Context: one part of a larger RNA
RNA sequence: CGUUGGAAAUUUGAGGGGAGCUGUCCUUAGUACGAGAGGACCGGGAUGGACGCACCUCUGGUGUUCCGGUUGUCACGCCAGUGGCACUGCCGGGUAGCUAUGUGCGGACGGGAUAACCGCUGAAAGCAUCUAAGCGGGAAACCCUCCCCAAGAUUAGAUUUCCCCAGGGACUUGAUCCCUCUGAAGGGCCCUCGAAGACUACGAGGUUGAUAGGUCGGGUGUGUAAGUCCAGUAAUGGAUUCAGCUAACCGAUACUAAUUGCCCGUGCGG
Numbered sequence: 001c002g003u004u005g006g007a008a009a010u011u012u013g014a015g016g017g018g019a020g021c022u023g024u025c026c027u028u029a030g031u032a033c034g035a036g037a038g039g040a041c042c043g044g045g046a047u048g049g050a051c052g053c054a055c056c057u058c059u060g061g062u063g064u065u066c067c068g069g070u071u072g073u074c075a076c077g078c079c080a081g082u083g084g085c086a087c088u089g090c091c092g093g094g095u096a097g098c099u100a101u102g103u104g105c106g107g108a109c110g111g112g113a114u115a116a117c118c119g120c121u122g123a124a125a126g127c128a129u130c131u132a133a134g135c136g137g138g139a140a141a142c143c144c145u146c147c148c149c150a151a152g153a154u155u156a157g158a159u160u161u162c163c164c165c166a167g168g169g170a171c172u173u174g175a176u177c178c179c180u181c182u183g184a185a186g187g188g189c190c191c192u193c194g195a196a197g198a199c200u201a202c203g204a205g206g207u208u209g210a211u212a213g214g215u216c217g218g219g220u221g222u223g224u225a226a227g228u229c230c231a232g233u234a235a236u237g238g239a240u241u242c243a244g245c246u247a248a249c250c251g252a253u254a255c256u257a258a259u260u261g262c263c264c265g266u267g268c269g270g
């Protein structure tokens, strides 16, 4: 821009893409078969491999925004307690998120039409013949069934709901042009953000508000803070104390910031 008034939702599916794999064991059954050795079809069940999709409850990884230990040095006047620098100084753990080696699920079942092939009926050709007319069976291949995209499918689809019911002038009388009034539904700008994201887009919100931050409560992690007291010459240990601190997590709460506004979109659609 189009889809022939505009808009918001919900959809159909032309068409396209993805997937499509397979082992072992048990049973049927030591049955059929076979002198024996051996050893099934068909059918039923279980459990794997590789591959794919999703996810983070579990097991782990990461986690330079959390906690702790510790070395050297500098600073806060000193002690104590902290902070800076040294690859995050080094080390031990670790929330959220992300993640695989972790977890769940998938290939199926079924239908249609077939290939080779197997048949029924059956002439030409009194027989025979699956074929010439006609009919049936038959494969991981084909078309559906499963998952994803999808009406720019210009053949531009469908459904539901919402919105707009002014006036005047000009001439070249037209799906014409101009002026005044009007400006809907809805959308956007802007702002707070996000399990969304390169940007954009998408999604959640903008005071009739929990969108983000803060605060409060909880969870999780770390592992028993500081100060004081006690014991010990002291290093240190014990008590207060399963403390103190705690990121991205879960809730609650308008304290802070989403202010006020502006723009687009028209006037019933030959």
Stems, first nucleotide, its partner, number of pairs: 001152001005163007015149004021049007033038001051106005059100004066093005071086006110144003117137004164269001166180005171174001181267001186264004190206005211257003214253005221245002227240005